[in-house]
RNA sequence: CCCGUGGACAGGUGACCGCUGCCCGCCAUGUGGCGGGUGGAGGAAAGUCCGGACACGACAGGACACGGUGGUGGGUAACGCCCACCGGCUCUCGUCGAGCCAGGGAAAGUGCCACAGAAAGCAAACCGCCCGACCCGGCGACGGGAUGGGUAAGGGUGAAAGGGUGCGGUAAGAGCGCACCGCCCGGCCGGUGACGGUCGGGGCACGGCAAACCCCACCGCGUGCAAGCGCAAGCAGCCCUCGCGGUGCGCCUCGGCGUACCGGCCCGUGGUCCGCGGGAUGAGGGCGGGUCGCGUGCAUGAGGUCGACGGCAACGUCGGCCCCAGAUGAAUGGUCACCGCCCGCCGAGCCGCCGACGGCCGCGAAGCGGGGCACAGAAUCCGGCUUACGUCCACGGACGAG
Numbered sequence: 001c002c003c004g005u006g007g008a009c010a011g012g013u014g015a016c017c018g019c020u021g022c023c024c025g026c027c028a029u030g031u032g033g034c035g036g037g038u039g040g041a042g043g044a045a046a047g048u049c050c051g052g053a054c055a056c057g058a059c060a061g062g063a064c065a066c067g068g069u070g071g072u073g074g075g076u077a078a079c080g081c082c083c084a085c086c087g088g089c090u091c092u093c094g095u096c097g098a099g100c101c102a103g104g105g106a107a108a109g110u111g112c113c114a115c116a117g118a119a120a121g122c123a124a125a126c127c128g129c130c131c132g133a134c135c136c137g138g139c140g141a142c143g144g145g146a147u148g149g150g151u152a153a154g155g156g157u158g159a160a161a162g163g164g165u166g167c168g169g170u171a172a173g174a175g176c177g178c179a180c181c182g183c184c185c186g187g188c189c190g191g192u193g194a195c196g197g198u199c200g201g202g203g204c205a206c207g208g209c210a211a212a213c214c215c216c217a218c219c220g221c222g223u224g225c226a227a228g229c230g231c232a233a234g235c236a237g238c239c240c241u242c243g244c245g246g247u248g249c250g251c252c253u254c255g256g257c258g259u260a261c262c263g264g265c266c267c268g269u270g271g272u273c274c275g276c277g278g279g280a281u282g283a284g285g286g287c288g289g290g291u292c293g294c295g296u297g298c299a300u301g302a303g304g305u306c307g308a309c310g311g312c313a314a315c316g317u318c319g320g321c322c323c324c325a326g327a328u329g330a331a332u333g334g335u336c337a338c339c340g341c342c343c344g345c346c347g348a349g350c351c352g353c354c355g356a357c358g359g360c361c362g363c364g365a366a367g368c369g370g371g372g373c374a375c376a377g378a379a380u381c382c383g384g385c386u387u388a389c390g391u392c393c394a395c396g397g398a399c400g401a402g
Stems, first nucleotide, its partner, number of pairs: 002397008011339007019040009042375001046386002049384005054224004061274004066220005071085005086103001087101004092401004104215002109213002111209003126155002128151005134145004163181006182204001183202008228296004237287006244263008265279005303322008340373003343369003349363002352360003
């Protein structure tokens, strides 16, 4: 200097004027005025991406569809969040550390792997290597041509060529055999577990992509403070559809009425089905009219902070202390001065150096001048994530081998 990780702060003080919640006092009674006291934006208030609390929905139960999450264990009200651990990848190699991971399944099925290459899912032979016989040349070794068989070790293509390296073996080769690594199966040990270690056996082949469709496991009711509750005020209603069928009982003027059950029709339950609930003092649909007012919800919370204990940690338990915005066209602002921070000038002094009483270089108090101080404003609340952004601090980027 660069990269990465984590943490803190988010200008301070005073004066004057102004705004606002609550409490007290006085004056008013038209929503107000005056005085005093006490409080008054954020780490992200942003995004509206997750999870909830709370409220309402004719009971909100099951299944499917659809959507989300995806190593293991823990934390939490919960989560797609946080903590720890495991595995993989990155840097020549090893270990550690740091960083990253959309980290279940490819032997349930379907699909894709362009181009290049002989060949990219059940294989395949372009150049090569070996063997046999045939033809030509040659004294011969051998060379050339064409053909049959064997081969996948060497070369080429590619992101990837059907385990890797080495030795033996072979006509030449090949797990053909062996050693080590890799893979599969099994035992034992350690660990809550993911997984790790070790021993034994097997020559052992079926590549990659699921951030492709899909399969597996788990989770998911909807709408939302403009939820909801209350008060005041005001208007204007009109039309349509739904009391059907069956059975039982009772009454009866034998026309029928009432009631219970089943079915039908309509409505509700995010979509579909089942189930459940409601349906004439009712439900549903269409047209039209009125109300944009006030209060409440409204801030004591899964709250903050300090300490002790438990835990590797996230966090939990116990105890003490504290109350830290609640607006509603939307409050917390404006001016001045000083300080802090940044830039420039000047420069007391100090370290170092040189050709030495002078010079060079770096740091730099006091003073002067100038300019600037990031991202950005609560609106039901909370736990997270993501994005924007100024200043300062701390830590890591190592060791060994080749």